[in-house]
Molecule: SAM riboswitch aptamer (S box leader)
Organism: Terrilactibacillus tamarindi
RNA sequence: CUCUUAUGAAGAGUGGCGGAGGGACUGGCCCAAUGAAGCCCGGCAACCUUUCAUUAUUUUGAAAAGGUGCUAAUUCCAGCAAUACCCAUGAGGUAUUGAGAAAUGAGAG
Numbered sequence: 001c002u003c004u005u006a007u008g009a010a011g012a013g014u015g016g017c018g019g020a021g022g023g024a025c026u027g028g029c030c031c032a033a034u035g036a037a038g039c040c041c042g043g044c045a046a047c048c049u050u051u052c053a054u055u056a057u058u059u060u061g062a063a064a065a066g067g068u069g070c071u072a073a074u075u076c077c078a079g080c081a082a083u084a085c086c087c088a089u090g091a092g093g094u095a096u097u098g099a100g101a102a103a104u105g106a107g108a109g
Base pairs, nucleotide, nucleotide: 001109002108003107004106005105006104007103013041015040016039017038021031022030023029025079026078027077028076042071043070044069047067048066049065050063051062052061053060075101080098081097082096083095084094085093086092087090
């Protein structure tokens, strides 16, 4: 990097260093000198591993030691399609569902 698969309305700092950007992309809308990114510490969670209990080789519960991950806003919202509705009839708007994209874990190449 590619493929497969699972997940996403919950949760988590009045900390230190740092100094201007950040929220994938595009559009919107936001965050940021009352301090962005990044690093450290702390925290959250429980995907993989591990341990204990349960159990029917299944399963369920607990812990959080190891590997990740996460720690503004639903994945911040939309982007494609279908359906329903609305109207000031614009290739407009709203809602729902599905897909796509991106993210993270696990597995494979």